[in-house]
Notes: Glycine riboswitch aptamer from Firmicutes bacterium UBA5435, 119 nucleotides, folded computationally. Its Rfam family is "Glycine riboswitch aptamer". Its family is annotated with glycine biosynthetic process in the Gene Ontology. Rfam's curators write: This family represents the bacterial glycine riboswitch. The prediction has a mean pLDDT of 78.
RNA sequence: AUGAGUCCCUGAGGAGAGACUUCGUUAUUAUAAAGCGAAGCGCCGAAGGAGCAAGUCUAUAAGGCUAAAAGCAGCGCCUUAUAGAUGAAUCUCUCAGGCCAAAGCACUCUGGGAGGACG
Repeated sequence: AUGAGUCCCUGAGGAGAGACUUCGUUAUUAUAAAGCGAAGCGCCGAAGGAGCAAGUCUAUAAGGCUAAAAGCAGCGCCUUAUAGAUGAAUCUCUCAGGCCAAAGCACUCUGGGAGGACG
RNA backbone atom coordinates (compact mmCIF):
# COMPACT_ATOMS: atom_id res chain seq x y z
C1' A A 1 0.00 0.00 0.00
C1' U A 2 -6.12 -0.46 -5.01
C1' G A 3 -2.11 -5.92 0.15
C1' A A 4 -1.28 -12.51 -3.23
C1' G A 5 -1.79 -17.34 -1.19
C1' U A 6 -3.13 -18.64 3.93
C1' C A 7 -5.76 -18.42 8.78
C1' C A 8 -9.90 -16.66 12.19
C1' C A 9 -14.96 -14.63 13.06
C1' U A 10 -20.07 -13.25 11.33
C1' G A 11 -23.94 -14.00 7.75
C1' A A 12 -26.25 -16.69 3.15
C1' G A 13 -26.44 -21.33 0.35
C1' G A 14 -25.16 -26.43 1.12
C1' A A 15 -26.18 -33.53 -0.63
C1' G A 16 -26.60 -38.74 0.76
C1' A A 17 -28.25 -42.89 3.77
C1' G A 18 -33.23 -47.59 8.79
C1' A A 19 -38.16 -42.34 13.03
C1' C A 20 -34.73 -50.57 11.52
C1' U A 21 -34.72 -54.97 15.19
C1' U A 22 -33.77 -56.88 20.22
C1' C A 23 -32.51 -56.04 25.27
C1' G A 24 -31.70 -52.74 29.35
C1' U A 25 -32.90 -48.03 31.59
C1' U A 26 -35.77 -43.57 32.62
C1' A A 27 -39.84 -46.66 35.51
C1' U A 28 -43.46 -46.61 39.72
C1' U A 29 -48.77 -51.52 41.80
C1' A A 30 -49.14 -52.18 36.55
C1' U A 31 -48.92 -50.28 31.40
C1' A A 32 -46.36 -46.64 28.61
C1' A A 33 -40.82 -43.15 24.39
C1' A A 34 -39.87 -40.20 18.39
C1' G A 35 -35.29 -40.04 25.27
C1' C A 36 -30.65 -42.48 26.97
C1' G A 37 -27.28 -46.98 26.83
C1' A A 38 -25.70 -51.81 24.72
C1' A A 39 -25.88 -55.48 20.89
C1' G A 40 -27.37 -57.04 15.81
C1' C A 41 -28.44 -56.49 10.70
C1' G A 42 -28.85 -52.94 6.57
C1' C A 43 -27.14 -48.40 4.36
C1' C A 44 -24.44 -43.25 3.20
C1' G A 45 -19.82 -40.13 1.98
C1' A A 46 -19.22 -33.86 2.03
C1' A A 47 -15.58 -33.49 9.26
C1' G A 48 -11.03 -36.14 9.83
C1' G A 49 -8.14 -40.52 7.91
C1' A A 50 -6.36 -44.08 4.10
C1' G A 51 -5.52 -45.69 -1.44
C1' C A 52 -3.79 -44.31 -6.75
C1' A A 53 -3.47 -42.14 -12.76
C1' A A 54 -0.58 -39.36 -15.88
C1' G A 55 3.79 -36.99 -14.98
C1' U A 56 8.61 -36.57 -12.41
C1' C A 57 13.02 -38.81 -10.04
C1' U A 58 16.35 -43.07 -9.05
C1' A A 59 18.44 -48.01 -10.14
C1' U A 60 19.21 -52.10 -13.55
C1' A A 61 19.05 -54.18 -18.55
C1' A A 62 18.68 -53.64 -23.86
C1' G A 63 18.87 -50.47 -28.06
C1' G A 64 19.96 -45.79 -30.50
C1' C A 65 22.50 -40.82 -31.12
C1' U A 66 27.18 -38.68 -30.41
C1' A A 67 30.03 -41.53 -34.70
C1' A A 68 33.22 -39.94 -39.48
C1' A A 69 32.78 -41.97 -47.51
C1' A A 70 38.34 -47.97 -43.93
C1' G A 71 38.07 -48.88 -38.70
C1' C A 72 37.47 -47.13 -33.55
C1' A A 73 36.01 -44.63 -28.15
C1' G A 74 34.85 -41.85 -23.38
C1' C A 75 31.81 -38.19 -21.17
C1' G A 76 27.03 -36.95 -22.34
C1' C A 77 21.99 -37.37 -24.46
C1' C A 78 17.53 -40.16 -26.06
C1' U A 79 14.09 -44.50 -26.34
C1' U A 80 12.07 -49.06 -24.42
C1' A A 81 11.37 -52.74 -20.43
C1' U A 82 11.46 -53.94 -15.21
C1' A A 83 11.74 -52.44 -10.05
C1' G A 84 11.46 -48.63 -6.35
C1' A A 85 10.23 -43.54 -4.64
C1' U A 86 6.99 -39.40 -5.24
C1' G A 87 2.21 -38.35 -6.90
C1' A A 88 -4.54 -34.70 -6.87
C1' A A 89 -9.76 -34.79 -6.49
C1' U A 90 -16.42 -33.77 -4.85
C1' C A 91 -12.68 -40.44 -7.62
C1' U A 92 -12.12 -45.14 -4.53
C1' C A 93 -12.28 -47.41 0.67
C1' U A 94 -15.47 -46.89 4.87
C1' C A 95 -11.06 -46.88 10.13
C1' A A 96 -13.57 -42.72 12.11
C1' G A 97 -18.16 -40.10 11.34
C1' G A 98 -23.25 -40.22 9.88
C1' C A 99 -28.58 -42.40 8.41
C1' C A 100 -36.94 -38.08 10.84
C1' A A 101 -36.54 -32.99 11.98
C1' A A 102 -33.08 -29.58 14.25
C1' A A 103 -27.86 -28.92 14.63
C1' G A 104 -23.40 -29.94 12.05
C1' C A 105 -20.86 -30.94 7.50
C1' A A 106 -16.72 -30.64 2.49
C1' C A 107 -17.37 -26.72 -0.75
C1' U A 108 -19.12 -21.65 -2.73
C1' C A 109 -20.18 -16.57 -1.72
C1' U A 110 -21.03 -11.47 1.40
C1' G A 111 -18.92 -8.53 5.36
C1' G A 112 -15.01 -7.92 9.10
C1' G A 113 -10.18 -9.10 11.16
C1' A A 114 -4.97 -11.28 11.45
C1' G A 115 -0.69 -11.61 8.50
C1' G A 116 2.79 -9.48 5.06
C1' A A 117 4.30 -12.63 -0.51
C1' C A 118 5.18 -10.14 -5.30
C1' G A 119 5.99 -5.15 -6.56